This is a predicted structure of a 125-nucleotide RNA (SAM riboswitch aptamer (S box leader)) from Cyclonatronum proteinivorum. The organism belongs to Cyclonatronum, within Bacteria. Of the family's consensus pairs, 94% are formed in the model. RNAcentral holds the sequence, with entries from Rfam. Its mean pLDDT, the model's own confidence on a scale to 100, is 80. It matches the Rfam family "SAM riboswitch aptamer (S box leader)". The family is grouped with related families in Rfam's "SAM clan". Its family is annotated with regulation of gene expression in the Gene Ontology.
RNA sequence: AUCUUAUCAAGAAAGGCUGAGGGACAGGCCCUGUGACGCCUUAGCAACCGUUCCGGUAAAACCGGGAGUCAGGUGCUAAUUCCUGCCCGAUUGCUGCUUAGCGCGCAAUCAGGGAAAGAUGAGAA
Numbered sequence: 001a002u003c004u005u006a007u008c009a010a011g012a013a014a015g016g017c018u019g020a021g022g023g024a025c026a027g028g029c030c031c032u033g034u035g036a037c038g039c040c041u042u043a044g045c046a047a048c049c050g051u052u053c054c055g056g057u058a059a060a061a062c063c064g065g066g067a068g069u070c071a072g073g074u075g076c077u078a079a080u081u082c083c084u085g086c087c088c089g090a091u092u093g094c095u096g097c098u099u100a101g102c103g104c105g106c107a108a109u110c111a112g113g114g115a116a117a118g119a120u121g122a123g124a125a
Base pairs, nucleotide, nucleotide: 002124003123004122005121006120007119008118013042014041015040016039017038021031022030023029025085026084027083028082043077044076045075048073049072050070051068052067053066054065055063056062081117086114087113088112089110090109091108092107093106094105096102097101
């Protein structure tokens, strides 16, 4: 780097070094010399893996079961993955045809539904 799968509306920052960018991409909107990004230290958050206990079983293996004031392996600690992006739906408005609706079309809105992309975990070749 590729594939599969789960999750992504919650949560959690101080110090030191450095010194101008950063929020993946594009647009927007933000953060930033009252010090960004990065690195280090310490602290914290969190149950994905793991672990412990319980349950299922006669007992094991095992289990897409339940629980933990479990933090060992990762991960994370501005803003919902910061918002939007592609498709669909609903509502409203505009516009067109026609005069009551229809619909080619356009726009706005929605904790709407789904996808794509991305991030992280676990697994695979």